[in-house]
Molecule: FMN riboswitch aptamer (RFN element)
Organism: Acetofilamentum sp.
RNA sequence: GUCGUUUCUCGGGGUUGGGUGGAAGUCCCAGCCGGCGGUGACAGCCCGCGAACCUGUAGGGACACGUCGUGGCGUGUCCGUGCAGGCCGAGUCCGUGGAAUCCGGACGCCGACGGUUAGAGCCCGGAUGGGAGAGAAGCGAC
Numbered sequence: 001g002u003c004g005u006u007u008c009u010c011g012g013g014g015u016u017g018g019g020u021g022g023a024a025g026u027c028c029c030a031g032c033c034g035g036c037g038g039u040g041a042c043a044g045c046c047c048g049c050g051a052a053c054c055u056g057u058a059g060g061g062a063c064a065c066g067u068c069g070u071g072g073c074g075u076g077u078c079c080g081u082g083c084a085g086g087c088c089g090a091g092u093c094c095g096u097g098g099a100a101u102c103c104g105g106a107c108g109c110c111g112a113c114g115g116u117u118a119g120a121g122c123c124c125g126g127a128u129g130g131g132a133g134a135g136a137a138g139c140g141a142c
Base pairs, nucleotide, nucleotide: 001142002141003140004139005138006137007136008135009134010133016030017029018028019027032121033111034110035049036048037047038046044109045108053086054085055084056083057082058081060079061078062077063076064075065074066073067072068071091107092106093105094104095103113125114124115123
């Protein structure tokens, strides 16, 4: 140094001004934000991944009912876990260059679910959760 393994740490940003209204950080005008890996050069919108949600499956837990030989067995409901699948948004033109949908310029676009005195990328909530992954240390092999 590479590979394997264990443990630990880290691991998402953003509502400012004005308008309407009984009421809006949710609507309207302008403004603001951009996880992780990859890619011939730096990416929200190129290729993938992640959270939420749904389905299947495996094994686990709780509860209810049934059953008998009272400890099991069977059925059902719910909860959370692993794995697999589904769902999962959005970019063009010009320039520079050996090389860029990644840089510079111009114009544009996108953003789960539930809640809310009125509709949310930015408020509140599940979430002091989960997590792509990043790093460090120990051990083993080469």